About this RNA:
This is a predicted structure of a 72-nucleotide RNA (transfer RNA) from a bacterium.
RNA sequence: GAGGAAUAGUUUAACUGGUUAAAACGGUAGUUUGUCGAACUAUUAACGUGGGUUCAAGUCCCAUUUCCUCCG
Numbered sequence: 001g002a003g004g005a006a007u008a009g010u011u012u013a014a015c016u017g018g019u020u021a022a023a024a025c026g027g028u029a030g031u032u033u034g035u036c037g038a039a040c041u042a043u044u045a046a047c048g049u050g051g052g053u054u055c056a057a058g059u060c061c062c063a064u065u066u067c068c069u070c071c072g
Base pairs, nucleotide, nucleotide: 001070002069003068004067005066006065009025010024011023012022018055026044027043028042029041030040031039048064049063050062051061052060
């Protein structure tokens, strides 16, 4: 210098901008069980940061931070 990634505690979705951001694992409470585990129910919690465009941005544009890969 070039490309890519960043979203619940963790791992990943959201396919052309659209109204309540989804799932699995996990945490908490309860039911069940002689106990643990498993199962079931409820609940918990997120768009890296700062700007811009738009009626509306996780999504588009610019800058920036961290990480990964490539070139020199």
Overview: Rfam family: tRNA. Rfam describes the family as follows. Transfer RNA (tRNA) molecules are approximately 80 nucleotides in length. The family's RNA type in Rfam is transfer RNA.